[in-house]
Molecule: c-di-GMP-I riboswitch aptamer
Organism: Atribacterota bacterium
RNA sequence: AGUUGAGAAAGGUAAACUAUCCGAAAGGAUAGGACGCAAAGUUUUGGGUCUAAAUCUCUUUUAGUGACAUGACCGCCAAACUGCCGAU
Numbered sequence: 001a002g003u004u005g006a007g008a009a010a011g012g013u014a015a016a017c018u019a020u021c022c023g024a025a026a027g028g029a030u031a032g033g034a035c036g037c038a039a040a041g042u043u044u045u046g047g048g049u050c051u052a053a054a055u056c057u058c059u060u061u062u063a064g065u066g067a068c069a070u071g072a073c074c075g076c077c078a079a080a081c082u083g084c085c086g087a088u
Stems, first nucleotide, its partner, number of pairs: 002088004012037002017032006035075001041081003045078003048073003055067002058064002
């Protein structure tokens, strides 16, 4: 430096659920909690998914319908960058 994750060790992360808080919602933060993860580290760069406040449209008009990301998810899939330990 390349390939790789069989068996280990050290360390890391933390699903569901619960509580409190933030948010229109999706969702997020903190604490508890561990289903999992060898990139479940970082970046929304591409795709995908979720939501629809504002905005626009329509209507039986002050309440509803529909559209829409500028909101969110990297623990959905790729991409880029970086990284622990072991094996070879």